[in-house]
Context: one part of a larger RNA
Molecule: small-subunit ribosomal RNA, 5' domain
Organism: Pinus lambertiana
RNA sequence: GGAUGAACGUUGGCAGAAUUCUUAACACAUGCAAGUCGGACAAGAAGUGGUGUUUCUAGUGGCGGACGAGUGAGUAACGCAUAAGAACUUGCCCUUUGGAGGGGAACAACAGCUAGAAACAACUGCUAAUACCCCAUAGGCUAAGGAGCAAAAGGAUGAAUCCGCCCAAGGAGGGUGUUGCGUUUGAUUAGUUAGUUGGUGAGGCAAUGGCUUACCAAGGCAACGAUCAGUAGCUAGUCUGAGAGGAUGAUCAGCCACACUGGGAUUGAGACACAAUGCAAAAUCCUACGAGAGGCAGGAGUGGGGAAUUUUCUGCAAUGGGCGAAAGCCUGACAAAGCAAUGCCACGUGAAGGCAAAAAACCCAUGGGUCAUGAACUUCUUUUCUUGGAGAAGAAAAAUGACGAUAUUUGAGGAAUAAGCAUCAAAUAACUCUGUGCCAAUAGCCACGGUAAGACAAAGUAUGUCAGCAUUAUCC
Numbered sequence: 001g002g003a004u005g006a007a008c009g010u011u012g013g014c015a016g017a018a019u020u021c022u023u024a025a026c027a028c029a030u031g032c033a034a035g036u037c038g039g040a041c042a043a044g045a046a047g048u049g050g051u052g053u054u055u056c057u058a059g060u061g062g063c064g065g066a067c068g069a070g071u072g073a074g075u076a077a078c079g080c081a082u083a084a085g086a087a088c089u090u091g092c093c094c095u096u097u098g099g100a101g102g103g104g105a106a107c108a109a110c111a112g113c114u115a116g117a118a119a120c121a122a123c124u125g126c127u128a129a130u131a132c133c134c135c136a137u138a139g140g141c142u143a144a145g146g147a148g149c150a151a152a153a154g155g156a157u158g159a160a161u162c163c164g165c166c167c168a169a170g171g172a173g174g175g176u177g178u179u180g181c182g183u184u185u186g187a188u189u190a191g192u193u194a195g196u197u198g199g200u201g202a203g204g205c206a207a208u209g210g211c212u213u214a215c216c217a218a219g220g221c222a223a224c225g226a227u228c229a230g231u232a233g234c235u236a237g238u239c240u241g242a243g244a245g246g247a248u249g250a251u252c253a254g255c256c257a258c259a260c261u262g263g264g265a266u267u268g269a270g271a272c273a274c275a276a277u278g279c280a281a282a283a284u285c286c287u288a289c290g291a292g293a294g295g296c297a298g299g300a301g302u303g304g305g306g307a308a309u310u311u312u313c314u315g316c317a318a319u320g321g322g323c324g325a326a327a328g329c330c331u332g333a334c335a336a337a338g339c340a341a342u343g344c345c346a347c348g349u350g351a352a353g354g355c356a357a358a359a360a361a362c363c364c365a366u367g368g369g370u371c372a373u374g375a376a377c378u379u380c381u382u383u384u385c386u387u388g389g390a391g392a393a394g395a396a397a398a399a400u401g402a403c404g405a406u407a408u409u410u411g412a413g414g415a416a417u418a419a420g421c422a423u424c425a426a427a428u429a430a431c432u433c434u435g436u437g438c439c440a441a442u443a444g445c446c447a448c449g450g451u452a453a454g455a456c457a458a459a460g461u462a463u464g465u466c467a468g469c470a471u472u473a474u475c476c
């Protein structure tokens, strides 16, 4: 000198577009953040004088709750970055070949009954389906042969037809696995490893593999730093620097890991699942003491910690996502608004004229000088400000705008509403007076202060910067 997710002190007009718990992965009151489909299904309810049409949905069923959103605790690792290829898988989507024949038995809801404080549950009986099962069929699978194994569902419409279903092949985009190379500190950590290293058989997996197991062999790693210990999410990037480098990893984007703590499995194309489930531990709440409930590192918000970080706001109008044939519903993603000079960037706080160089203040050699064209005064202007009118785009045929009393534009008013902060011995731009008297203080370094202090305090000038300015912390 540059930089910051900054903080503190002081001051503070406005616009734009950004950013905002770096600390306790501490504990959390409250409502919200994942639903949807009646064109899969029986049934019930509302409405109607009644039927039909219509509307609604607790339950069965389907798809989605593995995305989106958060955090960085753990992890020194194929975790990440880069490069390569394989023994794999893939719901929805795209392309293609075929197919959907015949039967059956249930379980919720519902009704009844029982138990319980509640959470919730037991028993009996009835019932539908795109829920479940059996038989048949198969250019598929089991290396070949032989012998075997395995499918399917309907719904809507007046109809054409549309949406679905099953087997198989290919694709796209995902996911899984392997390997080369790179990736922090310590030797005051030198040896380490026993499923450990390899083989055979078996099991298991979507798949390779000590992944697991039985047996056999005795290997494997290591001063090119193993093991152990400390620290740490990684990267594209960011800051700095002429560069080489050094530091760093907030926001935004990619990957990974985690979801009160620990370790499990179920379902599923996909999880060992943030707002699913079973067990255990801690703390909290509830209890009729027998038993139960929840998990903000989702968005707000509260307490706590801290130098320190915002509203319990508006809307699904847009973009995107889930479901649906669609209308549409849901969406704290997102779009927007609010708070904060936290930084960046733009603008302003007037402009022109104005000497008898006004008063005050300060200095003084008492002549004067400085503040100073500065003020007053005269003439203008209206960015901003106050107050009226008009008023978008963002919305692809129609309809639909939270933002929005918006942006923008056009009138009226009146210089009106708007300047501070630090410094002045040297480095370093800027000096005098008064007070103090090694005192009180200053100070980043050298240092200053003991009676004329340009270094302390105040004043008047001056210098720098400016809606900021200083200080502190950290990096280059």
Stems, first nucleotide, its partner, number of pairs: 001476004006472002009469002013347001016344001018342001019340001021305001026303003030300001032298001035063003040060002043057004070258003079183002082180003086176001088175003093171004098166002101135004110125003114121001140149003154163003184230003191221003196218008233255003237248004261280002264277001284293002311337001314335002319333001320331004350380004361370003385413006394403001420465004431460002434457002442447001